This is a predicted structure of a 328-nucleotide part of an RNA (large-subunit ribosomal RNA, domain IV) from a Sphingomonadales bacterium. Its Rfam family is "Bacterial large subunit ribosomal RNA".

Context: one part of a larger RNA
RNA sequence: CGGUGUUGAAGGAACUAGGCAAAUUGCCCGCGUAACUUCGGAAGAAGCGGGACCCUUUCUUGGGCAACCAGGGAAGGGUGGCACAGAAUUGGGGGUGGCGACUGUUUACUAAAAACACAGGACUCUGCGAAGGCGCGAGCCGACGUAUAGGGUCUGACGCCUGCCCGGUGCCGGAAGGUUAAGAGGAGAGCUGCGAGGCUUGAAUCGAAGCCCCGGUAAACGGCGGCCGUAACUAUAACGGUCCUAAGGUAGCGAAAUUCCUUGUCGGGUAAGUUCCGACCUGCACGAAUGGCGUAACGACUUCCCCACUGUCUCCAACACCGACUCA
Numbered sequence: 001c002g003g004u005g006u007u008g009a010a011g012g013a014a015c016u017a018g019g020c021a022a023a024u025u026g027c028c029c030g031c032g033u034a035a036c037u038u039c040g041g042a043a044g045a046a047g048c049g050g051g052a053c054c055c056u057u058u059c060u061u062g063g064g065c066a067a068c069c070a071g072g073g074a075a076g077g078g079u080g081g082c083a084c085a086g087a088a089u090u091g092g093g094g095g096u097g098g099c100g101a102c103u104g105u106u107u108a109c110u111a112a113a114a115a116c117a118c119a120g121g122a123c124u125c126u127g128c129g130a131a132g133g134c135g136c137g138a139g140c141c142g143a144c145g146u147a148u149a150g151g152g153u154c155u156g157a158c159g160c161c162u163g164c165c166c167g168g169u170g171c172c173g174g175a176a177g178g179u180u181a182a183g184a185g186g187a188g189a190g191c192u193g194c195g196a197g198g199c200u201u202g203a204a205u206c207g208a209a210g211c212c213c214c215g216g217u218a219a220a221c222g223g224c225g226g227c228c229g230u231a232a233c234u235a236u237a238a239c240g241g242u243c244c245u246a247a248g249g250u251a252g253c254g255a256a257a258u259u260c261c262u263u264g265u266c267g268g269g270u271a272a273g274u275u276c277c278g279a280c281c282u283g284c285a286c287g288a289a290u291g292g293c294g295u296a297a298c299g300a301c302u303u304c305c306c307c308a309c310u311g312u313c314u315c316c317a318a319c320a321c322c323g324a325c326u327c328a
Stems, first nucleotide, its partner, number of pairs: 001323008010314002014312001019309001027051005036041001038157001052079012080084001092307004097302002099299002104116002120155007132141003158294004163224003168221002170217005177212003183206002188201005225243005252286001253283001264280005
């Protein structure tokens, strides 16, 4: 000097990206326990008190014919210690947002999460030799199932809801029409032959699906405007005009895991707060199953605050052991 421990005056998070680490708490019994809530919970909430040993009284369990033996509890009185769950094992707690309902699952060796899954919801395909999948095939899975079943996709408990657009792309439907291949067809044309003929080429016309076309469909892929004016202070614009569009963003939420300007502005908390909480709305660039907004419970998730506690710190010190180092 390093490692692992133990202890520490006064202060007590001033440390730090962050209470990381450490400390506190810890068991049993009694009392007591808030908001909120899906009435189950939250809850061991929080918080307060007791715990050893001896004596007396009393209740009680089991065994035994009984005497009695082995235990458990209550009340009263007393004894000793610094300390009585005397060691070890053994929750710190509370408040508030965000995300995800939950228990689960995951990057074997840097990520455990707000990612995945999940019950629940929806759309769609599939009538059975099903759809779908594996295999060249026979065959097999689906399924010894049969639409209350099976496959695919999206969403993700629950509550309240889920608006407008079918112009583009996709999918579905459509006995017409247009286009369209092989094929059918053969008007003609060319070459050759004395000729019969042979060979080559070939216009109309008839020819599927597909595409065009006509409709439907958004819990299909997706999309959801601009400018100007206007009210008897000002400001603002319920109102009007105009251009464009398939239609111009409804409810709800909003400086948000989304806000650039931005440390927006106001309020709260602090002596002091780019974070946090509550509002406002000027949403650069929220928004409704690529789900919207809430939500009790839950979380080795994440933000902020408070109590307790502490060597995290002010500011370091001592001790124990193991190393390093020096000498033998």